[in-house]
Transfer RNA from a Minisyncoccota bacterium, 71 nucleotides, folded computationally. Its Rfam family is "tRNA". Rfam's curators write: Transfer RNA (tRNA) molecules are approximately 80 nucleotides in length. The family's RNA type in Rfam is transfer RNA. The same sequence occurs in records of 2 taxa. The sequence is in RNAcentral, with records from ENA and MGnify. NCBI's taxonomy places the organism under Bacteria, Bacillati, Minisyncoccota.
């Protein structure tokens, strides 16, 4: 240099145009004599810049990084 995956909250994941969801952990509040468990509820997130489009996490182009092929 060439191919091919893959970057979503504090982890780990889905979600492939139209409100961003699940588990775990966090915060508060119920429950308990009290912790655990259980119940409710709140916060925090699309890698980056552009372009299509009425709208982009989703589609295109560029760039960044991480992981494999291959030489």
């Nucleotide at each position: 240099c060439g191919c091919g995956g893959g970057g979503u909250g504090g982890a780990g994941a889905a979600g492939u145009g139209g409100c961003a969801u699940c588990u775990c952990g966090g915060a508060a509040g119920g429950c308990u004599c009290a912790u655990a468990a259980c119940c409710u509820u709140c916060a925090g997130g699309c890698g980056c810049a552009g372009g299509u489009u009425c709208g982009a996490u989703u589609c295109c182009u560029g760039c960044c990084c991480c992981c494999g092929c291959a030489a």